Model confidence (mean pLDDT): 83 of 100.
Predicted 3D model of a 347-nucleotide part of an RNA (small-subunit ribosomal RNA, central domain) from an uncultured prokaryote.
The full RNA is in RNAcentral, with records from ENA.
[in-house]
Context: one part of a larger RNA
RNA sequence: UUAGGUUUAAAGGGUCCGCAGGCGGGCUUUUAAGUCAGUGGUGAAAUCCUACAGCUUAACUGUAGAACUGCCAUUGAUACUGUUGUUCUUGAGUACAGUUGAGGUAGGCGGAAUGUGUAGUGUAGCGGUGAAAUGCAUAGAUAUUACACAGAACACCAAUUGCGAAGGCAGCUUACUAAACUAUAACUGACGCUGAUGCACGAAAGCGUGGGUAGCGAACAGGAUUAGAUACCCUUGGUAGUCCGCGCCGUAAACGAUGAUUACUCGUUGUGCACAAUACACCGUGCGUGACCGAGCGAAAGCAUUAAGUAAUCCACCUGGGGAGUACGUUGGCAACAAUGAAACUC
Numbered sequence: 001u002u003a004g005g006u007u008u009a010a011a012g013g014g015u016c017c018g019c020a021g022g023c024g025g026g027c028u029u030u031u032a033a034g035u036c037a038g039u040g041g042u043g044a045a046a047u048c049c050u051a052c053a054g055c056u057u058a059a060c061u062g063u064a065g066a067a068c069u070g071c072c073a074u075u076g077a078u079a080c081u082g083u084u085g086u087u088c089u090u091g092a093g094u095a096c097a098g099u100u101g102a103g104g105u106a107g108g109c110g111g112a113a114u115g116u117g118u119a120g121u122g123u124a125g126c127g128g129u130g131a132a133a134u135g136c137a138u139a140g141a142u143a144u145u146a147c148a149c150a151g152a153a154c155a156c157c158a159a160u161u162g163c164g165a166a167g168g169c170a171g172c173u174u175a176c177u178a179a180a181c182u183a184u185a186a187c188u189g190a191c192g193c194u195g196a197u198g199c200a201c202g203a204a205a206g207c208g209u210g211g212g213u214a215g216c217g218a219a220c221a222g223g224a225u226u227a228g229a230u231a232c233c234c235u236u237g238g239u240a241g242u243c244c245g246c247g248c249c250g251u252a253a254a255c256g257a258u259g260a261u262u263a264c265u266c267g268u269u270g271u272g273c274a275c276a277a278u279a280c281a282c283c284g285u286g287c288g289u290g291a292c293c294g295a296g297c298g299a300a301a302g303c304a305u306u307a308a309g310u311a312a313u314c315c316a317c318c319u320g321g322g323g324a325g326u327a328c329g330u331u332g333g334c335a336a337c338a339a340u341g342a343a344a345c346u347c
Base pairs, nucleotide, nucleotide: 003319004318005317006316007301008300012315014201015200017198021194022193023192025088026087028085031082033081034080035077036076037075038074039073040072041071042070049065050064051063052062053061054060091191092188093187094186095184097182098181099180100179103177104176105175106174107173108172109171110154114150115149116148117147118146119145120144121143125136126135162169163168206248207247208246209245210244211243215242216241220237221235222234223233259314260313261312262311263310264309267292268291269290270289271288272287273286274285275284296303297302320347321346322345329340330339331338332337
């Protein structure tokens, strides 16, 4: 470079926004850049090809022709692409009305549980395990009752439920705020899709700084188990952490292991939201979210209108295993590390 691919064999970027770029709806119009046709010029010679000729043949050589698929100029064509102008409404957006939800941020409040403290009742054990022991307890524990304080998490409802771009989001309530859907078809009139670089967001762990610390709990200590036991089990425990504010980190099996957008393509059956209709028990429409089965696809497993089917546009990525996501360099980071990312060699 070409081709074929990317659920599970190598391969979809963690996710959004978005500059450049690529691609882009209907009718009509201008132009003629791309495109197509004609003509002229040029495209050195040699080479290549064809025909004929010359060395006894051939290689070789000569003559003629063709070709040189290109470039330039000019004259036309106008379907398609581009360009110019007008226009349209179905793509996209807006408006009005309504609805929905654990969407986000910041406050306030609540009850259960746990732990601790104080006080009461009460007496000999409690706790823990496969069995035990460490541990706690006559200085009165465990249990139980009352009060107080603290921090963290929100049982039931709860569901192939809902919302969000992804990460993710769940007690109640207030304020602010984002979104989606439905209905009307009022307005704008292609304003669209994708998106290298870039920007923003991004679980957990970790880092910096200042708070907080009930429970849990790496490390660490003790008791068991065991041949050993730097473990699994238990305990009195217990630091970091988990929680909060601010700032970093930028990675995950960040998974649907399935990029985004658009169009088309048999059915059956649940469910969430909205709308419409009918009217007394059932059907319709739109958007989501599940199960099952066809055609088709697939190596198969399976997917199957939420496609892995049929097509189109754009981006990302792959090209035998190991070496290796390593080395070196560079960039980012306080660091931990992250991003980019080989080769020798070997099978």